[in-house]
RNA sequence: GGUUUAUAAAGAAGUGGCGAGAGACUGGCUCAGCGACCCACUGGCAACCAUCCGCAAACGGCAGAAAAGGUGCCAAUUCCUGUCCCGGCCCGUGCAGGUUGGGAGCAUAUAAAUU
Numbered sequence: 001g002g003u004u005u006a007u008a009a010a011g012a013a014g015u016g017g018c019g020a021g022a023g024a025c026u027g028g029c030u031c032a033g034c035g036a037c038c039c040a041c042u043g044g045c046a047a048c049c050a051u052c053c054g055c056a057a058a059c060g061g062c063a064g065a066a067a068a069g070g071u072g073c074c075a076a077u078u079c080c081u082g083u084c085c086c087g088g089c090c091c092g093u094g095c096a097g098g099u100u101g102g103g104a105g106c107a108u109a110u111a112a113a114u115u
Stems, first nucleotide, its partner, number of pairs: 001115008013042005021031003025082001027080002043074003048070002051065002054062002078107001083104008
């Protein structure tokens, strides 16, 4: 880097440093010299792996506990959006267009396994 599976409407700060963009990408919309983003330290959130415990026990798994270990995370629903399907409303003969709701996907992020 690829693949697979799971999760993504919850939650979470301060100080110092740096100095211009940042929020993955598109289009929006936000944040940002009242210093964003990023980095370090401290603090915190959470519970994927690991740990403990009960059931099960070939593999696989279910429920719980703790949060010292391995990660992760601490603006806005993954900030909204993108592709398809099914509706509502506007227009209304109809097509088309605009707007809006739901579902399934794509993409992205994180974890684990595998390559």
A computed fold for a 115-nucleotide RNA from Parapedobacter defluvii, annotated as SAM riboswitch aptamer (S box leader). The organism belongs to Parapedobacter, within Bacteria. Rfam family: SAM riboswitch aptamer (S box leader). Rfam describes the family as follows. The SAM riboswitch is found upstream of a number of genes which code for proteins involved in methionine or cysteine biosynthesis in Gram-positive bacteria.